This is a predicted structure of a 73-nucleotide RNA (transfer RNA) from a Candidatus Blackburnbacteria bacterium. It matches the Rfam family "tRNA". By type it is a transfer RNA. Model confidence (mean pLDDT): 80 of 100. Lineage of the source: Bacteria > Bacteria candidate phyla > Candidatus Blackburniibacteriota. RNAcentral records the identical sequence in 6 taxa.

[in-house]
RNA sequence: CGGGGAUUGGCUCAGUUGGUAGAGCGCUCGCUUUGGGAGCGAGAGGUCGGCCGUUCGAAUCGGCCAUCCCCGA
Numbered sequence: 001c002g003g004g005g006a007u008u009g010g011c012u013c014a015g016u017u018g019g020u021a022g023a024g025c026g027c028u029c030g031c032u033u034u035g036g037g038a039g040c041g042a043g044a045g046g047u048c049g050g051c052c053g054u055u056c057g058a059a060u061c062g063g064c065c066a067u068c069c070c071c072g073a
Base pairs, nucleotide, nucleotide: 001072002071003070004069005068006067007066010025011024012023013022019056027043028042029041030040031039049065050064051063052062053061
């Protein structure tokens, strides 16, 4: 320098044809227990790496940039 991949709650990841974002673990509260753990129930927590564009509507499509990984030179 060229090509490819990844970036989504605290962590690990889903989200397949664009239709206003989910799971597991963790956290908080409650029930249960002498207490803890386990179990059950409820809840908080993300405008989806950044900017711009396309569209009635973008995590999803396009462009540029950032970080990380792989391949090539």